[in-house]
């Protein structure tokens, strides 16, 4: 330097134009003699960045920056 994939909550991952979510972790509660387990609840997001279409964009389209992988 071309090409494909990806980038969303502390991890890991969902959501294919209409309310941002799951599970694990975190903290509170219940339950135990404690502890683990479990059971309920709570906090935690500028959806990598700008800028575009649209009545509405995480999602669609331009530019960009990162991370993987072929090619060269």
């Nucleotide at each position: 330097g071309g090409g494909c994939g990806g980038g969303u909550a502390g991890c890991u991952c969902a959501a294919u134009g209409g309310g941002a979510g799951a599970g694990c972790a975190u903290c509170g509660c219940g339950u135990u003699u404690g502890c683990a387990a479990c059971g309920c609840g709570a906090g935690g997001g500028u959806u990598g960045g700008g800028g575009g279409u649209u009545c509405g964009a995480a999602u669609c389209c331009c530019c960009u920056c990162c991370c993987g992988u072929c090619c060269a």
Predicted 3D model of a 72-nucleotide RNA (transfer RNA) from an Acidobacteriota bacterium. The coordinates come from a structure-prediction model, not an experiment, and the mean pLDDT is 83. Rfam family: tRNA. Rfam links the family to the GO term triplet codon-amino acid adaptor activity. Rfam classes the family as a transfer RNA. Taxonomically the source falls in Acidobacteriota (Bacteria, Pseudomonadati).